Transfer RNA from a Caulobacteraceae bacterium, 75 nucleotides, folded computationally. The same sequence occurs in records of 2 taxa. Rfam family: tRNA. The family's RNA type in Rfam is transfer RNA.
[in-house]
């Protein structure tokens, strides 16, 4: 240095151009003499960052930041 994958909620992880979700986790509530365990509701997001195409980007370009894996150089 040169391809490839990845980056969305506190975690794990979908969504691949038209209002951004799913399990767990955490609130309140019910439920119980009280906890678990079960139920309801709910709350939480600059989609890694900047620009660009678009009537509209989480998605498509271009650059850059990190993290993974291959392959190359120089000592």
């Nucleotide at each position: 240095g040169c391809c490839g994958c990845g980056g969305u909620a506190g975690c794990u992880c979908a969504g691949u151009g038209g209002u951004a979700g799913a399990g767990c986790g955490c609130a309140u509530c019910c439920u119980u003499g009280g906890u678990a365990a079960g139920g309801c509701u709910g709350a939480g997001g600059u989609c890694g960052g900047u620009g660009g195409u678009u009537c509209g980007a989480u998605c498509c370009c271009a650059c850059u930041c990190c993290g993974c894996g291959g392959c190359g150089c120089c000592a």